[in-house]
RNA sequence: AGCUCAUCAAGAGGGGCAGAGGGACCGGCCCGACGAAGCCCCGGCAACCGGCGUCAGCCAGUCAUCUCGGAUUCGCGAGGUAGCUGACGAACACGGUGCCAAUUCCGGCCCAUUCCGUGGGAGAGAUGAGGA
Numbered sequence: 001a002g003c004u005c006a007u008c009a010a011g012a013g014g015g016g017c018a019g020a021g022g023g024a025c026c027g028g029c030c031c032g033a034c035g036a037a038g039c040c041c042c043g044g045c046a047a048c049c050g051g052c053g054u055c056a057g058c059c060a061g062u063c064a065u066c067u068c069g070g071a072u073u074c075g076c077g078a079g080g081u082a083g084c085u086g087a088c089g090a091a092c093a094c095g096g097u098g099c100c101a102a103u104u105c106c107g108g109c110c111c112a113u114u115c116c117g118u119g120g121g122a123g124a125g126a127u128g129a130g131g132a
Base pairs, nucleotide, nucleotide: 003130004129005128006127007126008125013042014041015040016039017038021031022030023029025108026107027106028105043100044099045098048096049095050094052089053088054087055086056085057084058083064081065080066079067078068077069076070074104124109121110120111119112118113117
């Protein structure tokens, strides 16, 4: 780089260095010398993954362990624990990311409403998780 899945209307910024760009692309419209990008420090938001808690299910199709029972050594039965799966949750303190102008700033393709406008969907993009 490409593939799969989920989410994208909420939320959260100060300082230092730096010095003219930035908002993915294109069009628009914005942000920017009252200081853009980038880098550093500190802070915050959120809850995707790990971790944590509660509840429920399973406890096997080749793998754990305990108790009880049967049988007497078994490809046995029942219940638990570890564990696994799912849902919900927060002290999310801790670890991995992410994010902190504007709905992903709006549109770009399709559909509905004649147009405007609006609504829905797709595409693209972003982020996370997974797999090769």
A computed fold for a 132-nucleotide RNA from Thermocrispum municipale DSM 44069, annotated as SAM riboswitch aptamer (S box leader). Rfam family: SAM riboswitch aptamer (S box leader). Rfam links the family to the GO term regulation of gene expression.